The RNA shown here (c-di-GMP-I riboswitch aptamer) has 78 nucleotides and comes from Rubrobacter sp. Its Rfam family is "c-di-GMP-I riboswitch aptamer". Rfam links the family to the GO term cyclic-di-GMP binding. The prediction has a mean pLDDT of 88. The sequence was found by an Rfam model in a public genome assembly. Taxonomically the source falls in Rubrobacter (Bacteria, Bacillati, Actinomycetota, Rubrobacteraceae). The model forms 95% of the base pairs in the Rfam consensus.

RNA sequence: CUGCGACAAAGGCAAACCCGUCGAGAGGCGGGCGCGCAAAGCUACGGGUCUCCUUUCGGAGGCAGCCGGGUUGCCGAA
Numbered sequence: 001c002u003g004c005g006a007c008a009a010a011g012g013c014a015a016a017c018c019c020g021u022c023g024a025g026a027g028g029c030g031g032g033c034g035c036g037c038a039a040a041g042c043u044a045c046g047g048g049u050c051u052c053c054u055u056u057c058g059g060a061g062g063c064a065g066c067c068g069g070g071u072u073g074c075c076g077a078a
Base pairs, nucleotide, nucleotide: 004076005075012037013036017032018031019030020029021028022027035065041071042070043069045068046067047066048063049062050061051060052059053058
């Protein structure tokens, strides 16, 4: 350095739900909570899926905690 991931150490994030708020909606943000997570950090590139519009073709938007890819990163047992 790469691979890998421990009954290690220091930490980190935060599901569902509740309250407030933004949005037409999926959903986002803030606070509480904690299901869980070795990237549950970031990224909408591919697949998938959700919302809206559309006669259709299709278009716009969302989900990174659905999978894959890209990229950054803590520690160091076997």